[in-house]
Molecule: transfer RNA
Organism: Patescibacteria group bacterium
């Protein structure tokens, strides 16, 4: 400098352009036990990397930028 791949909860991932973006663990509250371990139940916690375009309608398609990786020179 070229070319590819990843970017979504706190972590690891899911998600055919179309109703409220989910799902383990984890976090906090209840319930059960005489405590704990566990097991249920409810709950919070997301500007979908960042700006823009396309469409009635984008997490998704198109550009550009950024971070991290991998290959090449």
């Nucleotide at each position: 400098c070229g070319g590819g791949g990843u970017g979504u909860a706190g972590u690891u991932c899911a998600g055919u352009g179309g109703c409220u973006a989910g799902a383990a663990c984890g976090c906090a509250c209840g319930c059960a036990u005489g405590g704990g371990g566990u097991g249920c139940g409810u709950g919070a916690g997301g500007u979908c990397g960042u700006g823009g375009g396309u469409u009635c309608a984008a997490g998704u398609c198109c550009c550009a930028c950024c971070a991290c990786c991998c290959c090449g020179a």